[in-house]
Context: one part of a larger RNA
RNA sequence: GAUGAACGCUGGCGGCGUGCUUAACACAUGCAAGUCGAGCGAGAAGUUUUGUUGGAAUGCUUCGGCAGGAAAAUAAAAUGGAAAGCGGCGGACGGGUGAGUAACGCGUGGGUAACCUACCUCUUACACAGGGAUAGCCAUUGGAAACGAUGAUUAAUACCUGAUAAUAUAUCUAUAUCGCAUGAUAGGAUAUCAAAGAUUUAUCGGUAAGAGAUGGACCCGCGUCUGAUUAGCUAGUUGGUAAGGUAACGGCUUACCAAGGCGACGAUCAGUAGCCGGCCUGAGAGGGUGGACGGCCACACUGGAACUGAGACACGGUCCAGACUCCUACGGGAGGCAGCAGUGGGGAAUAUUGCACAAUGGGGGAAACCCUGAUGCAGCAACGCCGCGUGAACGAAGAAGGUUUUCGAAUCGUAAAGUUCUUUUUUUAGGGAAGAAAAAUGACGGUACCUAAAGAAUAAGCACCGGCUAAAUACGUGCCAGCAGCCGCGGUAAUACGUAUGGUGCAAGCGUUAUCC
Numbered sequence: 001g002a003u004g005a006a007c008g009c010u011g012g013c014g015g016c017g018u019g020c021u022u023a024a025c026a027c028a029u030g031c032a033a034g035u036c037g038a039g040c041g042a043g044a045a046g047u048u049u050u051g052u053u054g055g056a057a058u059g060c061u062u063c064g065g066c067a068g069g070a071a072a073a074u075a076a077a078a079u080g081g082a083a084a085g086c087g088g089c090g091g092a093c094g095g096g097u098g099a100g101u102a103a104c105g106c107g108u109g110g111g112u113a114a115c116c117u118a119c120c121u122c123u124u125a126c127a128c129a130g131g132g133a134u135a136g137c138c139a140u141u142g143g144a145a146a147c148g149a150u151g152a153u154u155a156a157u158a159c160c161u162g163a164u165a166a167u168a169u170a171u172c173u174a175u176a177u178c179g180c181a182u183g184a185u186a187g188g189a190u191a192u193c194a195a196a197g198a199u200u201u202a203u204c205g206g207u208a209a210g211a212g213a214u215g216g217a218c219c220c221g222c223g224u225c226u227g228a229u230u231a232g233c234u235a236g237u238u239g240g241u242a243a244g245g246u247a248a249c250g251g252c253u254u255a256c257c258a259a260g261g262c263g264a265c266g267a268u269c270a271g272u273a274g275c276c277g278g279c280c281u282g283a284g285a286g287g288g289u290g291g292a293c294g295g296c297c298a299c300a301c302u303g304g305a306a307c308u309g310a311g312a313c314a315c316g317g318u319c320c321a322g323a324c325u326c327c328u329a330c331g332g333g334a335g336g337c338a339g340c341a342g343u344g345g346g347g348a349a350u351a352u353u354g355c356a357c358a359a360u361g362g363g364g365g366a367a368a369c370c371c372u373g374a375u376g377c378a379g380c381a382a383c384g385c386c387g388c389g390u391g392a393a394c395g396a397a398g399a400a401g402g403u404u405u406u407c408g409a410a411u412c413g414u415a416a417a418g419u420u421c422u423u424u425u426u427u428u429a430g431g432g433a434a435g436a437a438a439a440a441u442g443a444c445g446g447u448a449c450c451u452a453a454a455g456a457a458u459a460a461g462c463a464c465c466g467g468c469u470a471a472a473u474a475c476g477u478g479c480c481a482g483c484a485g486c487c488g489c490g491g492u493a494a495u496a497c498g499u500a501u502g503g504u505g506c507a508a509g510c511g512u513u514a515u516c517c
Stems, first nucleotide, its partner, number of pairs: 001516003005513005012388006018381002020346001025344003029341003034089003039086002046079008058067003096299003105224008115216002120212007128162004138151005168192006175186004197204002225271003232262003237259008274296004278289004301322005324335004352378001354377003360374001361372004391421004401412004426454006435444001461506005466487003472501005482489002
């Protein structure tokens, strides 16, 4: 000098940041990923109209009754659009954490003639003819529940068959050109593969092919902590052939063959650790560090596995095993905060079960719009940095009082009182934004800011004073009590302990502790 700090004493305001470094410990509760009716069938509640039943209030009354037609029920039609279902796109982004990893994980520079890429952009061509199901609904039925079973029936941009198609794919290939070894490009032949519609008629979609963009995958050179009180390690191991597998190369996998491969230029083993841009320090070289923000990687209760998909071996998906928690009718089931809040626990120690989608961005949708604990804001904390204030001028009887004293005085000290001002801050009252784009739309927020009024009013502490090191006297204590970073103080005159007065240094902070330079 620095810190994601903590502790002690103290504490006025604002702006901008930051805030579980420990138990990747366990989690109550709420929310954090949905959306599309312009893909599809079906359609509850409600509302309106009409019909039928029904008969209330009320009026008249000769008290016998008559008129009257509300509520309610039911049926049909129209409207309406909830919840669920099929289907599409998105749940692979965004958000969290750093357990693992000493590795092509990361950084940097290259390579892919060994690769993929939904949505988006451009270009070219096409969309013809058919079919059978299934969820839902309905009926029956099992189960405590979770969740099912059977039958009947129904739709699609769901599924399937056929047709057509090449610059696609596979095989073959006279040939031409080129390269970087396998080869690439162009040409020829044969075979194979496609589609879906919606509606407000203007669009949005669908299929195939080529190109781009974006995002990814793989390979390589170099760099990347400590230990030799770890010296040998390795059997898919190293290479080849063949096959399989992959988007793709490859022992990636398998069969066979060979016996290789790595290592004092430190293999193997053990320990520690996410890596970087950066950050701290330093004149630099270097040393330390990787919290916030940004890039990459890894993980999602622990271990394993695949499915779907353009993309996952998937935090809020599936299956299996395990530990733990919960429900149970004991037969069986449910769960995963290292998302945002919040709880317990651990700890020296770290915040609200807040508001809003107004802005920025993301998903879905033609759009309106819906969703969004991303994000924007607010709350808590002197945790950090920065800024401001706690008053200003005059004021000597140098007041009172404290302390010291050589008793003369000295000092606190223009300090206070007093007089004259000011109002940052504070309080009250009034006005009141920008952020919002042509219109509409502001959580923040009646906030920032502006105006007026009141009144010095609401606002100073902490450490130190032997030397290093700026700042000394008195009393108390008497090697006691105590101090201390080092040297060292204290045993009766202690500038070193404790208190007081004075002084010095910082200041809404000041000291101490821890760690790094």
Overview:
The prediction has a mean pLDDT of 83. Predicted 3D model of a 517-nucleotide part of an RNA (small-subunit ribosomal RNA, 5' domain) from an uncultured bacterium. Rfam family: Bacterial small subunit ribosomal RNA. Rfam links the family to the GO terms ribosome and structural constituent of ribosome.